[in-house]
RNA sequence: AGAAAUCUUUGAGGCGGGGUGAAAGUCCCCACCGGUGGUAUAGCCCACAACCACGGCGGAUAACCUUCGCUGUGUUGAACAGGUGCAACUCCUGUGCCGACGGUAAAGUCCGGAUGAAAAAAGAAAAAG
Numbered sequence: 001a002g003a004a005a006u007c008u009u010u011g012a013g014g015c016g017g018g019g020u021g022a023a024a025g026u027c028c029c030c031a032c033c034g035g036u037g038g039u040a041u042a043g044c045c046c047a048c049a050a051c052c053a054c055g056g057c058g059g060a061u062a063a064c065c066u067u068c069g070c071u072g073u074g075u076u077g078a079a080c081a082g083g084u085g086c087a088a089c090u091c092c093u094g095u096g097c098c099g100a101c102g103g104u105a106a107a108g109u110c111c112g113g114a115u116g117a118a119a120a121a122a123g124a125a126a127a128a129g
Base pairs, nucleotide, nucleotide: 006124007123008122009121010120016030017029018028019027031109032108033099034098035048036047037046038045043097044096052074053073054072055071056070057069058068059067060066079095080094081093082092083091101112102111103110
């Protein structure tokens, strides 16, 4: 100095006020929040993860249902205008928009799967050189 593989740790935030109602953190008005990598600093540019849906392969079963593992597919959601600058759909100003599934008075913010898993980040040890 330090690759692959290995191991360890970390790895998501947010309903405060008012209204209606028998009942709402779910409806209405205001409020609040923003995973990871890339790039001029990004929820809404590109890519990834998670969640969800459908399919394929394999294991468990005599077989099916089901379940577990791996994997494929998906517009899976959303931004414009002006300004500065060499450079910004990322900064500044303004006005917008979006947010899995199950539960429950209809949920981005409550409860649940989840004391879970992952993208990924940091570290340990360490070969060649």

The RNA shown here (FMN riboswitch aptamer (RFN element)) has 129 nucleotides. The sequence was found by an Rfam model in a public genome assembly.